[in-house]
RNAcentral holds the sequence, with entries from ENA.
The RNA shown here (transfer RNA) has 73 nucleotides and comes from a Minisyncoccota bacterium.

RNA sequence: GGGGCGCUAGCUCAAUUGGGAGAGCGUCUGCCUUGCACGCAGAAGGUUGCGGGUUCGAUCCCCGCGCGCUCCA
Numbered sequence: 001g002g003g004g005c006g007c008u009a010g011c012u013c014a015a016u017u018g019g020g021a022g023a024g025c026g027u028c029u030g031c032c033u034u035g036c037a038c039g040c041a042g043a044a045g046g047u048u049g050c051g052g053g054u055u056c057g058a059u060c061c062c063c064g065c066g067c068g069c070u071c072c073a
Stems, first nucleotide, its partner, number of pairs: 001072007010025004019056001027043005049065005
C1' cells in the first nucleotide's frame, strides 16, 4: 500500500428482502425477608463509530474517513 470481516444500551450480542431499535447480564425502585441473597413486578439507559448521498422513509443501500481483527505484498 491492497483485500476480507467487524463497529448498535455499562458488558456480550440480535434486528433476511429499507418502515415498531430489542434480548440476556448489569444498574435503580418497589414487593418479599428481622436483614441480605434468591425470586417477582416495574423503570432508567442508544446522535446504531463519524461525515455525506439515495429514498416519502436508512442499523440495513452507495461514497469517504476513523478504529479493531485478519490475509497478501
Rfam family: tRNA. It is annotated as a transfer RNA. From the family's description: Transfer RNA (tRNA) molecules are approximately 80 nucleotides in length. The coordinates come from a structure-prediction model, not an experiment, and the mean pLDDT is 81. The organism belongs to Minisyncoccota, within Bacteria.